[in-house]
RNA sequence: AUGUUUAGAGGAAGCUUGCUUCUUCUAAACGUUAGCGGCGGACGGGUGAGUAACACGUGGGUAACCUGCCUAUUAGCCUGGGAUAACAUCCGGAAACGGAUGCUAAUACCGGAUACGCAGUACUUUCUCCUGGAAGUACUGGGAAAGACGGAGCAAUCUGUCACUAGUAGAUGGACCUGCGGCGCAUUAGCUAGUUGGGGAGGUAACGGCUCCCCAAGGCGACGAUGCGUAGCCGACCUGAGAGGGUGAUCGGCCACACUGGGACUGAGACACGGCCCAGACUCCUACGGGAGGCAGCAGUAGGGAAUCUUCCGCAAUGGACGCAAGUCUGACGGAGCAACGCCGCGUGAGUGAUGAAGGUUUUCGGAUCGUAAAGCUCUGUUGCCAGGGAAGAAUGGGAAGAAGAGUAACUGCUUCUUUUUUGACGGUACCUGAGAAGAAAGCCCCGGCUAACUACGUGCCAGCAGCCGCGGUAAUACGUAGGGGGCAAGCGUUGUCCGGAAUUAUUGGGCGUAAAGCGCGCGCAGGCGGCCUGUUAAGUCUGGUGUUUAAUCCCGGGGCUCAACCCCGGGUCGCACUGGAAACUGGUGGGCUUGAGUACAGAAGAGGAAAGUGGAAUUCCACGUGUAGCGGUGAAAUGCGUAGAUAUGUGGAGGAACACCAGUGGCGAAGGCGACUUUCUGGUCUGUAACUGACGCUGAGGCGCGAAAGCGUGGGGAGCAAACAGGAUUAGAUACCCUGGUAGUCCACGCCGUAAACGAUGAAUGCUAGGUGUUAGGGGUUUCGAUACCCUUGGUGCCGAAGUUAACACAUUAAGCAUUCCGCCUGGGGAGUACGUUCGCAAGAAUGAAACUCAAAGGAAUUGACGGGGACCCGCACAAGCAGUGGAGUAUGUGGUUUAAUUCGAAGCAACGCGAAGAACCUUACCAGGUCUUGACAUCUUGGCUAACGAGGCAGAGAUGCGUUAGGUGCCCUUCGGGGAAAGCCAAGACAGGUGGUGCAUGGUUGUCGUCAGCUCGUGUCGUGAGAUGUUGGGUUAAGUCCCGCAACGAGCGCAACCCUUGAUCUUAGUUGCCAGCAUGUAGUGAUGGGCACUCUAAGAUGACUGCCGGUGACAAACCGGAGGAAGGUGGGGAUGACGUCAAAUCAUCAUGCCCCUUAUGACCUGGGCUACACACGUACUACAAUGGCCGAUACAACGGGAAGCGAAACCGCGAGGUGGAGCGAAUCCAAUCAAAGUCGGUCUCAGUUCGGAUUGCAGGCUGCAACUCGCCUGCAUGAAGUCGGAAUUGCUAGUAAUCGCGGAUCAGCAUGCCGCGGUGAAUACGUUCCCGGGUCUUGUACACACCGCCCGUCACACCACGAGAGUUUACAACACCCGAAGUCGGUGGGGUAACCCGCAAGGGAGCCAGCCGCCGAAGGUGGAAAGCUGAGAGAAC
Repeated sequence: AUGUUUAGAGGAAGCUUGCUUCUUCUAAACGUUAGCGGCGGACGGGUGAGUAACACGUGGGUAACCUGCCUAUUAGCCUGGGAUAACAUCCGGAAACGGAUGCUAAUACCGGAUACGCAGUACUUUCUCCUGGAAGUACUGGGAAAGACGGAGCAAUCUGUCACUAGUAGAUGGACCUGCGGCGCAUUAGCUAGUUGGGGAGGUAACGGCUCCCCAAGGCGACGAUGCGUAGCCGACCUGAGAGGGUGAUCGGCCACACUGGGACUGAGACACGGCCCAGACUCCUACGGGAGGCAGCAGUAGGGAAUCUUCCGCAAUGGACGCAAGUCUGACGGAGCAACGCCGCGUGAGUGAUGAAGGUUUUCGGAUCGUAAAGCUCUGUUGCCAGGGAAGAAUGGGAAGAAGAGUAACUGCUUCUUUUUUGACGGUACCUGAGAAGAAAGCCCCGGCUAACUACGUGCCAGCAGCCGCGGUAAUACGUAGGGGGCAAGCGUUGUCCGGAAUUAUUGGGCGUAAAGCGCGCGCAGGCGGCCUGUUAAGUCUGGUGUUUAAUCCCGGGGCUCAACCCCGGGUCGCACUGGAAACUGGUGGGCUUGAGUACAGAAGAGGAAAGUGGAAUUCCACGUGUAGCGGUGAAAUGCGUAGAUAUGUGGAGGAACACCAGUGGCGAAGGCGACUUUCUGGUCUGUAACUGACGCUGAGGCGCGAAAGCGUGGGGAGCAAACAGGAUUAGAUACCCUGGUAGUCCACGCCGUAAACGAUGAAUGCUAGGUGUUAGGGGUUUCGAUACCCUUGGUGCCGAAGUUAACACAUUAAGCAUUCCGCCUGGGGAGUACGUUCGCAAGAAUGAAACUCAAAGGAAUUGACGGGGACCCGCACAAGCAGUGGAGUAUGUGGUUUAAUUCGAAGCAACGCGAAGAACCUUACCAGGUCUUGACAUCUUGGCUAACGAGGCAGAGAUGCGUUAGGUGCCCUUCGGGGAAAGCCAAGACAGGUGGUGCAUGGUUGUCGUCAGCUCGUGUCGUGAGAUGUUGGGUUAAGUCCCGCAACGAGCGCAACCCUUGAUCUUAGUUGCCAGCAUGUAGUGAUGGGCACUCUAAGAUGACUGCCGGUGACAAACCGGAGGAAGGUGGGGAUGACGUCAAAUCAUCAUGCCCCUUAUGACCUGGGCUACACACGUACUACAAUGGCCGAUACAACGGGAAGCGAAACCGCGAGGUGGAGCGAAUCCAAUCAAAGUCGGUCUCAGUUCGGAUUGCAGGCUGCAACUCGCCUGCAUGAAGUCGGAAUUGCUAGUAAUCGCGGAUCAGCAUGCCGCGGUGAAUACGUUCCCGGGUCUUGUACACACCGCCCGUCACACCACGAGAGUUUACAACACCCGAAGUCGGUGGGGUAACCCGCAAGGGAGCCAGCCGCCGAAGGUGGAAAGCUGAGAGAAC
């Protein structure tokens, strides 16, 4: 100002004349709105950008300070004045907003009085903590609202409450100062000019360089200044036994910030989150002139991100602001919502139930397992769902009424009490009761070890897993799936971070000889540590008390939500400050001591250092002499020197460097280092004495000095040696080793460098802890005439060794032991002692010294093996000594390669290659081509049908097979005579057969090899932390780990040996088919016959040989050597016999077998072909190359074995292979088989490609067999190749052996140069173990362990990653200088403007204030090498 209502007064109209309606004024109540005024917006809420700081924490100080509201108290609250907003009118602007004129109020504003205990100055008194504090006196300065609401009273006035003023005091909150505490980098070492202090002034609430003028030159820093990086701090939280380590979410305290930067205003309080001004960036509006904005408040949106919620309800409670109050405001707060995000509690059922159901998985096919699990039966009802009831949180709150008490003159008001009424967002929520129904409610990870839990299938180094080790290459408990199992559970697993384990940064609580780690050595400032006695002090130390240590958290004891989580109550710990006490120890201080340390005196040793001088030997060179052809050098040579006279030798000389013997784990020195002798100067050490000083000591960051060799600079010197370089060798090469030369250098002086495996890989000092034995320098004692010997002791230097230590090796009074003090250093390997930076250096380089990246190890000591162009010992036909070969030729045979339709497969160094194969024309045969079969060529079973089985010939075909005929034959059991059954065969179907298909790297079995080598192990004991060792090594010996002795070992096992077979001797027994001495018979002749068993022989048993005997050697052993005897002598010869193990050795094709694969074919049958090819290469053999021979003739002597689908005689035929023949023999009887050949005797050949050699080829034959073409063997005749003894290389053999000669057998129809056996003849050589190969034992080294066929280094090529350099380029942060200079404070000016106060009657003037202007400072912004000249603009001194 305005609205509504009420009351009063006035007016007007209507009529029913006292009512209604309208209107004006006054007053009040209630509500709305703008403005003035007051208080609050500095609290509460959010965030952590900045900040390394008095920011924080903790303890103090302010006598250097402020404090609105609140509490207590004292005194007041008097008298005046002028404006201004709102409002009205007008104007400007798009808007935001603004301007002019006029009116008005106050608790707004202003003047005066008073009080004064307030402030200042001066003085006095008193007190203290330096400046000072308190009280008193005097002077000066400085203040208020007549207010609002009640009560009483006629009024003046009094009075109550709330305000208000001046003080004082308290409380609360703040400000400032200060001790201590808490991050990283020293590759940040110097920083600082208002800087540090003072005098004065200004400023502030207040001290202060806070600011200014002047003066002085200070201040900080190795106890880390300054700089850079990072970071809000704390109570606390996580972890840990603790000490610690990490973190700073929620909750609480402090700080800082509010879009970025600057600034002030107001106010008690701000330099102010939701205030102002300026600058900047951004967004929005605009009429383009100009304006607006700041969610790090609550919700919410977008973006970003691996990821983080509802635009909810309420002020009911608690708290805050304002108000007298009611009350208003409050995204503080109380609640609800969302999210398994966390913690806690509960459930998803319980009991019973064996046909161990179905089904799944698996299987050894029997079963096992899911599994009492399910179903079924009997129960229970938490939670959820539904229905009914239903809180606490609310009172000392608010309203109304009343009573009492103190107080007042009285009332109100105040305090206390009573009655009544009212207030709930959550929420019909918590909670209680009831109904029904097992009904609605289980997942995730794992199952190789760590680490609880296993099988199947799929896959096949693929797909994949993986925290570490690692898994996957055809049987994956590791991948994927399934079944089963284990763990946790409304969760489970993964990822990230932090702590733990980690004693792996070690204060508690580590180390440094060799694992990482002792500075190369000394002197020494600071620092750290420090002998004995005594007094004192009380800093450290110990012990009481007081204050503080917000609350929460944590711990202990209680209590409340049904329990718990959670909440509530009581008690408790560290630290800091003040104060009282103790005095042993440490420290401070006073006094004393001598043992630590030093001095003195007397002795001692020494390559200790520096300078000067001297010496001899040797090398080289020079001169001269003698002398002549080589010298020198090497594994061997050459380059080189030499007839221009070397080397060699003699004499003389020059010059430089180094000092033989002595010489010694001897000496000296701090280390590096020091070696002829003499002199001078000089340092240190040791011994003895105990005179002097009286703790004077130890260590030592930085610092200073010394410091081998090489190297550098300047100047000398230069004999020898000798990088580089040259030449000669060696070698594939040889930028090396070897040789010939040779320059720097090595030497001296001066100056640098500052490093070494500068090592004892061992820092310095002190004390303590068994000994023994050397050596060196002293001293003492005993002994001796002396020399000497012994004992004791001090210092140095070695070895062995106890306790102890050590991972072990080892150390051990010279510690690596036990202790103390101080210093240095280490924290996985590589990158790397590198890069960058800095310091030093003439340079070379040195010192300091990272990271990225990368690996899962690197390393030490010891053990067992293996290996060594390591050592010692030993063995073997291993070498050597021999003999004969292979490799050259031809052929045979096997292999590779090639070829092919196929040339089937396997074997591959020794240890595959005349091997599987003891025998491929078909078959074999597995391969190829073609033709065929599909329950099959072969086995078992089931079902159905047919038929005995069996047998015979025909046609087609290459055959398998197909077609067709059936001549014969009719079996056994039962019978109801119809038939049925058994066995067998055929047809069909189904289970299945079959596979020489794959894997020998899934296997069994068998075999090879090291190797018939002498080894390989175990039990108990002992030693060692352990792996392991010992035994098993050592001394001898053996063929032998054979035996003996010794020994911390004692025993034992598998191997060795022996037992077995054979051969060699004898005996006994036996005597045919064997034999024949003697006796007899007989023959051309023959054991042919009688007879015999003596002999040979046969085949059974026994004996024998054992180093038993003798001698010697040896250790009194084992054993060896020699001898005797003996048939045999030292395992008599030969064979069988093969330890633990190695080689993923060989074999799936002998066989067996897991798994996989094929199933009208990868199975089966047949014909033909192939395995037999042929440019070539290799292995193994045969035959040769000839005269020790070939050929011809004559002639002698074996053994092992074989024979019936067999050996096959005599006799005859054939040149011969062979044929005919058929006696005898199932074999000590007969046959091959007179059994042999080489041999012997004779002849011939006479050195040739031959009378050697026999390949090849032609012709003609024979044998076997169904069949000799591909593709057999043999014979005869003819042909007559290579080859004349074999390169490099390489094999076998030590005695009845090699060599040589023939014979037999297996396989087999036939086929043998191969294989397995047999006998005949019958050597040479072995000095020996150096070497080659293999093996054994001991020892040693090792970076090897798949074990030397190991391991491993570097360059290069390509790609990628990381770090450094790089002409440059770009960005961020910080600093400095200058320019420009907003807002604003302060200062100056203020001629323009101006109500209050003063003067004046007034006009007006004054005081003051303000605008404006100027100045200092000042954010943002701009510029950035130096000098000169020109031009323009501005400022402007003295005068």
The RNA shown here (small-subunit ribosomal RNA) has 1439 nucleotides and comes from Paenibacillus sp. The sequence is in RNAcentral, with records from ENA. The source organism's lineage runs through Bacteria, Bacillati, Caryophanales, Paenibacillaceae and Paenibacillus.